[in-house]
Context: one part of a larger RNA
């Protein structure tokens, strides 16, 4: 030097990314406890006092009720009565130690700000959280052999349930709200018109050649060319003809989206106002340098001696916005950040002391 643990002058965060890690409180009784609040809470808030022993005195007081005695409607009756046993404060007086919850188990507290309502679940072996879930909200499906899952089916599951049910999908307590926009995509409804598939349908063509004609001919059977019924076969147009797509509507708590350029007021600055151009509409209310802000350590104020964090305001939101939910909120959190009291070996700065581990003998 290392591992676990005891202690410290002075000084208390000055360590450090951060009070990590230690340490401070700690039990009972009493007193007293703000802001906010959804009136339950916050609350063990904070803060503060007392605890041993004796002796009055096992006191006051409480519980339990035995023996005995009375009545009578004779019962495991009722009243009276108080023996034992059990629980036990308050108080007054004494007394003791460095201490009386004497030891060992036993919240550190407060102030603001994020985010999530809560309690609960989660990366079994790096993460527990602001993620995931949650009642509540909406929105769509589904009328029962429900719709939807599982299955090739049979069959099961939904459910021995019935729209106050059951399945999906965003939201996420709870207060105050949720603005425009249906062009695009989707979903829903329409059916008149366009377009459409197998099917039907056959118009009109090809193929074969019985047979005719023409030539040739080794002449009486071929062969070469032309026409060419019937059958058989190939293609194969008008017409007729469903859903769907075109069409026509709706529909954003469906998938989404919510401009620009210029000028203008009797200083300046600004622009309530005008103009112009696209567009389906151009961002309401809120909030806002934020878990979103690049420039940025924006500016101003607050706290500090001294603040890229933090708190308030401010709006020039690079690139906030309203169930991909906004903003707000008491309570809750092994949450995340800033501050503050309180203790401290975290630190100035290190000291000792035990007990292992090693390391040496054996």
């Nucleotide at each position: 030097a290392c591992c676990u643990c005891g202690c410290c002058a002075a000084g208390g965060a000055a360590c450090u990314c951060g009070g990590c890690a230690a340490g401070u409180u700690g039990a009972c009784c009493c007193c007293g406890u703000a802001a906010c609040u959804u009136c339950g809470g916050g609350a063990g808030a904070a803060g503060g006092g007392g605890u041993g022993c004796c002796u009055c005195g096992g006191u006051a007081g409480g519980g339990u009720g035995a023996a005995g005695g009375a009545g009578c409607u004779u019962g495991c009756c009722u009243c009276c009565g108080g023996a034992g046993c059990c629980c036990g404060a308050g108080g007054a007086g004494g007394u003791u130690g460095c201490a009386g919850a004497g030891a060992a188990u036993a919240g550190g507290c407060c102030c603001a700000g994020g985010c999530g309502a809560c309690u609960g679940u989660u990366u079994a072996c790096u993460a527990a959280a602001a993620a995931c879930a949650c009642a509540g909200g909406u929105c769509u499906c589904u009328g029962c052999g429900a719709a939807c899952c599982c299955g090739u089916a049979a069959g099961g599951g939904g459910a021995c349930g019935u729209a106050u049910a059951g399945g999906g999908g965003c939201u996420g307590a709870c207060g105050c709200c949720u603005g425009c926009c249906c062009a695009g995509u989707g979903c829903c409804g329409g059916a008149a018109g366009g377009u459409u598939a197998a099917g039907g349908g056959g118009a009109a063509g090809g193929g074969u050649u019985a047979u005719c004609c023409g030539g040739g001919u080794u002449u009486u059977a071929c062969c070469c060319g032309g026409a060419g019924a019937a059958g058989c076969u190939c293609u194969g147009a008008a017409c007729c003809u469903a859903a769907g797509c075109c069409c026509c509507g709706g529909u954003a708590a469906a998938c989404g989206g919510c401009g620009g350029c210029c000028g203008u007021a009797a200083c300046u600055a600004u622009a309530a106002c005008g103009g112009u151009c696209c567009u389906a509409a151009g961002g309401u209310a809120g909030c806002g340098a934020a878990a979103u802000u690049c420039c940025u350590u924006g500016u101003c104020g607050g706290g500090u001696a001294a603040g890229u964090u933090c708190c308030g305001a401010c709006c020039c939101g690079c690139a906030u916005g309203a169930a991909u939910g906004g903003c707000g909120u008491a309570a809750c959190g092994a949450u995340c950040u800033g501050g503050g009291c309180a203790c401290u070996g975290u630190c100035u700065c290190g000291g000792c002391g035990a007990g292992g581990a090693g390391c040496u003998c054996g």
Predicted 3D model of a 362-nucleotide part of an RNA (large-subunit ribosomal RNA, domain IV) from a Pseudomonadota bacterium. Its Rfam family is "Bacterial large subunit ribosomal RNA". Gene Ontology terms of the family: ribosome and structural constituent of ribosome. Model confidence (mean pLDDT): 88 of 100. RNAcentral holds the full RNA, with entries from ENA. The organism belongs to Pseudomonadota, within Bacteria.